[in-house]
Molecule: FMN riboswitch aptamer (RFN element)
Organism: bovine gut metagenome
RNA sequence: UCUUUGGGGUAGGUGCAAUUCCUAAUCGGCAGUAAAGUCUGCGAGCAUUAGUUUGCUGAUUCGGUGAAAUUCCGAAACCGACGGUACAGUCCGGAUGGAAAAAGA
Numbered sequence: 001u002c003u004u005u006g007g008g009g010u011a012g013g014u015g016c017a018a019u020u021c022c023u024a025a026u027c028g029g030c031a032g033u034a035a036a037g038u039c040u041g042c043g044a045g046c047a048u049u050a051g052u053u054u055g056c057u058g059a060u061u062c063g064g065u066g067a068a069a070u071u072c073c074g075a076a077a078c079c080g081a082c083g084g085u086a087c088a089g090u091c092c093g094g095a096u097g098g099a100a101a102a103a104g105a
Base pairs, nucleotide, nucleotide: 001105002104003103004102005101010024011023012022013021025090026089027080028079029042030041031040032039037078038077045056046055047054060076061075062074063073064072082093083092084091
């Protein structure tokens, strides 16, 4: 420098209308580190800038094992951009997009 890869997830009920409410379920990007959605850092997102700049940006405890774990095991919790729409992590849209990064040449 080039190529490829690079985010998952719903049933029922009520209702004129909801995968949005209610009940019950279910999902988890990248790097680091004892294996992580909740630690540290990054990406994504939003705002801003001449800019590759600057700023904002969610959530975990207890017990056990161990040299070492908020990462494993057991238990109980919690969180989730923007626009649309009956109020959305799970539907539709920006996106046949972009990216942290990984692999290969």